[in-house]
RNA sequence: UCUCGAUAAUGGCAAAACUGGCGAAAGCCAGCGACGCAAAGCUAAAGGGGCUCCGUUCUCCAUCUGGAACGUGCUUGCCAGCUGCCGAA
Repeated sequence: UCUCGAUAAUGGCAAAACUGGCGAAAGCCAGCGACGCAAAGCUAAAGGGGCUCCGUUCUCCAUCUGGAACGUGCUUGCCAGCUGCCGAA
């Protein structure tokens, strides 16, 4: 240095629920909380998957409604890319 990840050490992050707010929604922000995480750090215009349905197009339907695609948005605690603390076996 690389791989790897321990009943090591320093620490770090914060699921769901609840309260308030934003948003069409998915979801996000703050507080509280702690399910868990060796990257639960960053990246959504490296790449992929998933979710939403505000707009557009097509389609089902008498209408409401539903479905598909595209655009937009969201998700990194889905995979992934990039970077990083420590040093046992």
A computed fold for an 89-nucleotide RNA from Paenibacillus sp. GP183, annotated as c-di-GMP-I riboswitch aptamer. The organism belongs to Paenibacillus, within Bacteria. Rfam family: c-di-GMP-I riboswitch aptamer. Its family is annotated with cyclic-di-GMP binding in the Gene Ontology. The model forms 95% of the base pairs in the Rfam consensus.